[in-house]
RNAcentral holds the sequence, with entries from ENA. Bacterial RNase P class A from a Bacteroidales bacterium, 365 nucleotides, folded computationally. The model forms 94% of the base pairs in the Rfam consensus. The coordinates come from a structure-prediction model, not an experiment, and the mean pLDDT is 78. A source record names the gene rnpB. The organism belongs to Bacteroidales, within Bacteria. Its Rfam family is "Bacterial RNase P class A". Its family is annotated with dimeric ribonuclease P complex, ribonuclease P activity and tRNA processing in the Gene Ontology.
RNA sequence: AGCGGCAACCGCUCUGUCGCCGGCAGCUUAAUGCUGCGGGAGGAAAGUCCGGGCAGCACAGAGUCACCAUACUUCCUAACGGGAAGGGGCUCUUCGUGAAAACGGAGCGUCACAGCAAGUGCCACAGAAAACAGACCGCCUACGGGUAAGGGUGAAAACGCGAGGCAAGAGCUCACGGCUUCCGCAGCGAUGCGGAUGACGGCAAACCUUAUGGGCUGAAAGACCAAAUAUACCGGCAGUUAAGGGUUGACUCGCCCGUUGCCGGGGGGUAGGUUGAUUGAGACAGUCGGCGACGGCUGUCCUAGAUUAAUGGCAGAGAACCGCGUCAGCGGUUACAGAACCCGGCUUACACGUUGCCGCUUUUU
Numbered sequence: 001a002g003c004g005g006c007a008a009c010c011g012c013u014c015u016g017u018c019g020c021c022g023g024c025a026g027c028u029u030a031a032u033g034c035u036g037c038g039g040g041a042g043g044a045a046a047g048u049c050c051g052g053g054c055a056g057c058a059c060a061g062a063g064u065c066a067c068c069a070u071a072c073u074u075c076c077u078a079a080c081g082g083g084a085a086g087g088g089g090c091u092c093u094u095c096g097u098g099a100a101a102a103c104g105g106a107g108c109g110u111c112a113c114a115g116c117a118a119g120u121g122c123c124a125c126a127g128a129a130a131a132c133a134g135a136c137c138g139c140c141u142a143c144g145g146g147u148a149a150g151g152g153u154g155a156a157a158a159c160g161c162g163a164g165g166c167a168a169g170a171g172c173u174c175a176c177g178g179c180u181u182c183c184g185c186a187g188c189g190a191u192g193c194g195g196a197u198g199a200c201g202g203c204a205a206a207c208c209u210u211a212u213g214g215g216c217u218g219a220a221a222g223a224c225c226a227a228a229u230a231u232a233c234c235g236g237c238a239g240u241u242a243a244g245g246g247u248u249g250a251c252u253c254g255c256c257c258g259u260u261g262c263c264g265g266g267g268g269g270u271a272g273g274u275u276g277a278u279u280g281a282g283a284c285a286g287u288c289g290g291c292g293a294c295g296g297c298u299g300u301c302c303u304a305g306a307u308u309a310a311u312g313g314c315a316g317a318g319a320a321c322c323g324c325g326u327c328a329g330c331g332g333u334u335a336c337a338g339a340a341c342c343c344g345g346c347u348u349a350c351a352c353g354u355u356g357c358c359g360c361u362u363u364u365u
Stems, first nucleotide, its partner, number of pairs: 001361009012318007020040002023037005042336001046347002049345005054218004067214005072086005087113001088111003092107006114209002119207002121203003136151002138147003159177002162174003178200001179198001181196006222275004231267001233265007244257004282301008319334006
């Protein structure tokens, strides 16, 4: 210098013109329309995965069981399964100690990282044996058997390694080393260091145990206004015995209930409209505290609100990058993606460019 990987940041600009969706002001109309001014997508608006606000329904006290989720520690936060800092494990690189096993230092990366020393269960194939051991070869033998060192199998072989010991062997004994549990010390804690100890294979992304949390639904939630048509119910007027009933011992007239029509009132529901709904755990700047996530204080600002659903089309200029070309210049590209109740996260997508770290290649010194 080039290429590649990862992480963070950024997320093309301006002018004219014609439109689209809201807001405000003025004029105007029967409805409304016209004019002017100003606003109009994102870092992820996405996936709808997690947490909350808000709303309705359910339960309205407490406990237990079941189910689901989470799982090193401390802190941050309204909350979280998110984040910060720290601890521990693992892989790789490198340096050192050691006979080896193993250990220590540094660095990149990575981990669903509670418990298998509560109980139960599982460990394919291969292999003699896969967990209260076991005998295929080998080794030893007093020929009854012993043995787990060596061979071999396997992802994994009864803690590793050296020495002693033994018939041969074996934590059988000892030193060193790893792991578990207990005690002491340090630390808020995870944990570390030292000593003692031995129930020293693995698996909880096997059942399970422990701890913590969890009612369900979701803006098509919910609240309000409400046409036309039909109409429960109420009132008024008119008509009719064309049904019927009551009033009398019976009949007629009358009256009442009813019935039919018209008018008025009126509840529920539909179309439609308003609201929920954009001022909020708000944004930006400064300052203070904190390793940090983050928090306090001060100041400034108001910044889309659609509902068949606006945020666009055209023209021109510029910027960055790429390609071609003898300079001039010409051509191309500018990603991922489009709000829908709001907020905090996570995850995923992403051109060009910028910054940091790492790897590879080439050249020069």